The prediction has a mean pLDDT of 80. Predicted 3D model of a 93-nucleotide RNA (transfer RNA) from an Aquificota bacterium. The sequence was found in a public genome assembly. Its Rfam family is "tRNA". By type it is a transfer RNA.
RNA sequence: GGAGGGGUGGCCGAGCGGACGAAGGCGCGGCGCUGGAAACGCCGUGUGCCCGUUUUACGGGCACCGAGGGUUCGAAUCCCUCCCCCUCCGCCA
Numbered sequence: 001g002g003a004g005g006g007g008u009g010g011c012c013g014a015g016c017g018g019a020c021g022a023a024g025g026c027g028c029g030g031c032g033c034u035g036g037a038a039a040c041g042c043c044g045u046g047u048g049c050c051c052g053u054u055u056u057a058c059g060g061g062c063a064c065c066g067a068g069g070g071u072u073c074g075a076a077u078c079c080c081u082c083c084c085c086c087u088c089c090g091c092c093a
Stems, first nucleotide, its partner, number of pairs: 001089007010026003018073001027045006046064008066082005
């Protein structure tokens, strides 16, 4: 350089244009169970900014799926540019 695949929460990972801030699993927190643990079961659990309140917290709003644009009533999903990762092939040394 050529071809192909990929980038989603703390981690892994699914995701037919609308059910999605996002399944499921791991992790973490609480509770149950136990003499106590482990295992198991149930519930909860992203980040940032702003606002409010009874401010170690709770509630509400907005944004965020590598970055930036575009299409569309509506984009994680489709299109464009760029960045990064993986596989194969080729080239130079």